The prediction has a mean pLDDT of 77. Two RNAs folded together computationally: RNase P RNA and transfer RNA, 431 nucleotides in total.
[in-house]
């Protein structure tokens, strides 16, 4: 130099003019003298890394609620981290790449039940063509080869046989025991087993361990105004008990009408920036600063000029035009997925080539 | 906010793990006919909303985006 990995930052910038939303302040106006809902002013602050999707996990709020079990409905390798989680960090094992590194719904198929289309002789059971044996064969005796298929009753050699075959044996896998390291997944090596018990599928039902009450800021509290704050049904209570009254300021269903009033909740939070220790790390103890939007049909914005970036564009360079993303808060965090214009910082990896 | 459906030829729809993905209307050619329509006879058209994953095999099971409908919430 070229091609890659991994972690990140940034989200154009300054100045002028008009504006919009909040909050403070002092004026005016108005006043029942507490304020004020009315004016204009001057200061301050005013979207994001995903505010987004609402996929998950908590706060917070109201409802229910003896205790268990069932249904359902997640997670699913081991250890930790957390308020919580399905995140997140580290580590096993498995798969990808020459690497750096990267990606895995990764319990259980010898509890049970389903399925496995066509093709093939057969799909969990089997003998089509072969091959050996006798003169021959429809008889026996094979599963070595062929062929079908995503899959055929464990591989590769060797010995052995009529011909074959775990039928012997080695060496691999396979099951079992019991050993060493390891908090654990697990790994390493040992010793038996060939009667080695035999596909695959659980993103089919299913079994196993955890875990989970429900709704949601239009939660939920306060206030003002009334139109239909209605009508019925009912749990429910009372009575003189086939029946009759209540049924509420107040439960739950059904009909039918109305309304998009105001405070509040509301932004100081598991929070931000920095330093220290303790951890590999995710995270966690202490310190020290710091305040950083609250709108409600929704404010956070428009125009001008200069400069920075990129592009037309070419060795530059000036002049000119053009472009400058994804997207915008609504209770309030952690996370995850998703969109993203261009600029950039750190470290590593494999090629080349020089020195 | 909550909760639910839908996506498959141009339209309206079937398909529920084993197809070369089917109708039915529409288009296209043909025959009939003087022309045209009806009728007959045939023919083309598809990313099964996009990717990714399970499986031997996916429109169909599973995550994850997109698009698009529908309900319910309040009475202070």
């Nucleotide at each position: 130099u070229g091609a890659g990995g991994u972690a990140g930052a940034u989200a154009g910038a300054c100045a002028a003019u008009c504006g919009c939303u909040a909050g403070a302040c002092a004026u005016u106006c108005u006043u029942u003298c507490g304020a004020g809902a009315a004016a204009g002013g001057u200061c301050u602050a005013g979207a994001g890394g995903a505010a987004a999707g609402u996929c998950c996990g908590a706060g917070c709020u109201c409802c229910a609620c003896u205790c268990g079990g069932u249904a359902g409905g997640a997670u699913g390798c081991c250890c930790g981290u957390u308020a919580a989680c399905g995140g997140c960090g580290g580590g096993g094992c498995g798969g990808g790449g020459u690497g750096a590194c990267c990606c895995g719904a990764c319990g259980g198929a010898a509890a049970g039940u389903g399925c496995c289309a066509c093709a093939g002789a057969a799909a969990u059971a089997u003998a089509c063509c072969g091959c050996u044996g006798u003169a021959a064969a429809u008889c026996a005796g094979u599963a070595a080869g062929g062929g079908u298929g995503a899959a055929a009753a464990g591989g590769u050699g060797a010995g052995g046989u009529a011909a074959g075959a775990g039928c012997u044996c080695a060496c691999c896998g396979c099951a079992u025991g019991g050993g060493c390291g390891g908090c654990a997944a697990c790994g390493c090596g040992c010793a038996u087993g060939g009667u080695c018990c035999a596909g695959g599928u659980a993103a089919a039902c299913c079994c196993c361990a955890u875990c989970c009450g429900g709704a949601g800021c239009a939660a939920g509290g306060c206030c003002u105004a009334a139109u239909a704050g209605a009508g019925g049904u009912u749990a429910u209570c009372g009575g003189u008990u086939u029946c009759c009254g209540a049924g509420a300021c107040g439960g739950a269903c059904c009909u039918g009408g109305g309304u998009u009033g105001g405070c509040u909740g509301c932004u100081u939070g598991a929070c931000c920036c920095u330093c220290u220790c303790g951890g590999c790390a995710a995270c966690g103890u202490g310190g020290g600063g710091g305040c950083u939007a609250g709108a409600u049909a929704g404010a956070u914005g428009a125009u001008u000029g200069u400069c920075a970036u990129u592009c037309c564009a070419a060795a530059a360079a000036a002049c000119g035009g053009a472009a400058c993303a994804c997207a915008g808060a609504a209770c309030u965090c952690g996370g995850c997925u998703u969109a993203u214009a261009a600029u950039u910082u750190a470290c590593c990896u494999c090629a080349g080539u020089c020195u | 906010g909550c909760g639910g459906c839908u996506g498959u030829a141009g339209c309206u729809c079937a398909g529920a793990g084993g197809a070369u993905a089917g109708a039915g209307c529409a288009u296209c050619u043909g025959u009939c006919u003087u022309c045209g329509g009806a009728a007959c006879a045939g023919a083309g058209g598809g990313u099964c909303g996009g990717g990714g994953g399970u499986u031997c095999g996916a429109a169909u099971c599973c995550c994850u985006c997109c698009a698009g409908c529908c309900g319910c919430g309040c009475c202070a």
Rfam match: Bacterial RNase P class A. Rfam classes the family as a ribozyme. Rfam links the family to the GO terms tRNA processing, dimeric ribonuclease P complex and ribonuclease P activity.